Annotation:
The part of an RNA shown here (small-subunit ribosomal RNA, 3' major domain) has 475 nucleotides and comes from Enhygromyxa salina. NCBI's taxonomy places the organism under Bacteria, Myxococcota, Nannocystales, Nannocystaceae, Enhygromyxa.
Context: one part of a larger RNA
RNA sequence: UGACGGGGGCCCGCACAAGCGGUGGAGCAUGUGGUUUAAUUCGACGCUACGCGCAGAACCUUACCUGGGUUAAAUCCACCAGAAUCCGGCCCAAAAGCUGGAGUGCCCUUCGGGGAAUUGGUGCGAAGGUGCUGCAUGGCUGUCGUCAGCUCGUGUCGUGAGAUGUUGGGUUAAGUCCCGCAACGAGCGCAACCCCUGUCGUCUGUUGCCAUCAUUCAGUUGGGAACUCAGACGGUACUGCCGGCCUAAACCGGAGGAAGGUGGGGAUGACGUCAAGUCCUCAUGGCCCUCAUGCCCAGGGCUACACACGUGCUACAAUGGCUGGUACAAAGAGCCGCGAACUCGCGAGAGUAAGCUAAUCUCAUAAAACCAGUCUCAGUUCGGAUUGGAGUCUGCAACUCGACUCCAUGAAGCUGGAAUCGCUAGUAAUCGGAGAUCAGCACGCUCCGGUGAAUACGUUCCCGGGCCUUGUACA
Numbered sequence: 001u002g003a004c005g006g007g008g009g010c011c012c013g014c015a016c017a018a019g020c021g022g023u024g025g026a027g028c029a030u031g032u033g034g035u036u037u038a039a040u041u042c043g044a045c046g047c048u049a050c051g052c053g054c055a056g057a058a059c060c061u062u063a064c065c066u067g068g069g070u071u072a073a074a075u076c077c078a079c080c081a082g083a084a085u086c087c088g089g090c091c092c093a094a095a096a097g098c099u100g101g102a103g104u105g106c107c108c109u110u111c112g113g114g115g116a117a118u119u120g121g122u123g124c125g126a127a128g129g130u131g132c133u134g135c136a137u138g139g140c141u142g143u144c145g146u147c148a149g150c151u152c153g154u155g156u157c158g159u160g161a162g163a164u165g166u167u168g169g170g171u172u173a174a175g176u177c178c179c180g181c182a183a184c185g186a187g188c189g190c191a192a193c194c195c196c197u198g199u200c201g202u203c204u205g206u207u208g209c210c211a212u213c214a215u216u217c218a219g220u221u222g223g224g225a226a227c228u229c230a231g232a233c234g235g236u237a238c239u240g241c242c243g244g245c246c247u248a249a250a251c252c253g254g255a256g257g258a259a260g261g262u263g264g265g266g267a268u269g270a271c272g273u274c275a276a277g278u279c280c281u282c283a284u285g286g287c288c289c290u291c292a293u294g295c296c297c298a299g300g301g302c303u304a305c306a307c308a309c310g311u312g313c314u315a316c317a318a319u320g321g322c323u324g325g326u327a328c329a330a331a332g333a334g335c336c337g338c339g340a341a342c343u344c345g346c347g348a349g350a351g352u353a354a355g356c357u358a359a360u361c362u363c364a365u366a367a368a369a370c371c372a373g374u375c376u377c378a379g380u381u382c383g384g385a386u387u388g389g390a391g392u393c394u395g396c397a398a399c400u401c402g403a404c405u406c407c408a409u410g411a412a413g414c415u416g417g418a419a420u421c422g423c424u425a426g427u428a429a430u431c432g433g434a435g436a437u438c439a440g441c442a443c444g445c446u447c448c449g450g451u452g453a454a455u456a457c458g459u460u461c462c463c464g465g466g467c468c469u470u471g472u473a474c475a
Base pairs, nucleotide, nucleotide: 001475002474003472004471005470007469008468009467010466011465012464013463015459016458019423020422021421022420023419026314027313028312029311030310031309032308033307034305035304042053043052064300065299066298067297068296069295070294077123078122079121080120081119082118085102086101087100088099089098090097106115107114108113128289129288131287132286133285137283138282139278140277141276142274144272149188150187151186152185153184154183155164156163157162168179169178170177194266195265196264197263199235200234201233202232203231204230205229209224210223213222214221238260241254242253243252244251316416320375321374322373323372324371325370326369332363333362334361337356338355342351343350344349382413387408388407389406390405391404392403393402429451430450431449432448433447434446435445
């Protein structure tokens, strides 16, 4: 100087407390361990691995296993053959292998041939490797942590390591600001500048809108430019004003205002820590393989199953289930696409086909909600696993191993031990919609809106962190 303390002081955080909802019990989905296997490819392991890499394993992917094959593609050089190219046959699970036929162009020419371009073969080198080392590395990422810290120049102090500044008194979300001070300044962080959202104005009105005037089943048509909305440019909030308190910075209350003291959300992650993660995104040093640890193909496997754990979905019901009727979104996607209407089918879907490269057409009926009826506390009209049968769609192909539909079947489960997680407001809880990946496949992920709470006395305690101080046999 740090680190540590079941030392002290001050302070903060869904850290505790106060609340609301879960997990841990059941069934299923998914990941992992273990076991099994010819193979169940590899990586990730407290927080910071385990719905993680994988935004989607039937083939492909695919790296694994079994079997069959091969020395491939690109480039250079040397030699040999044929221009190119086209059409077959045998064999095979395929890949590959073997083999036959047709066919000759351009330039030069002494008519023998030579050359350019191109194809095949051989050789020389070379290529290739998801092989090893993340403890040789770059790049990227997680974490402490959006915590308020981490440093430097000059000066001063100290023999020196170092100290000071950065400590102290207040204050803040903040090393934020003020005052003081052997310090005076500065840098990386904080904040602001960026994006979305909330309010107003101006401009522009089509595909969007409809107050007034006609018109229609319908903003449908004429018309309108007000409103909504769209999207470009601006305004607005600054402790600016008032009061209290105060040396100041600040703090408390109030007015006006759509919004008040960082308005809400995002992006943004200092010096560093964990030899953290990744050589299987990519790049790369070294090592290793080179008729194989490279490459091609078929089939299988990654989907196994006495078991254990993590993360989810669906439930156990009446604040509910079922039946019928009536409303109200936002954000997205679409030409190898979205596919209306109509007809057929109980349905998944099928047939035919309009429109749309989209504020125009389509996906597309939002669902919880509301209104009426029914069920009456039961393993039930709860719950839907499992199994049998019949089908639909995608796709060369659904046996291993897809999703969905219909009929039948109707398991466990009556609120879950010890323990443990999330959340402070348009949040939790709950309800549906869309997208990426994608031929097909979503209970996962990411985004979108609808309905919409309870509680916070407080900081004694648990966990993590910041500053000062103290002890130390630790570095």

Record summary:
It was read from a public genome assembly. Its mean pLDDT, the model's own confidence on a scale to 100, is 82. It matches the Rfam family "Bacterial small subunit ribosomal RNA".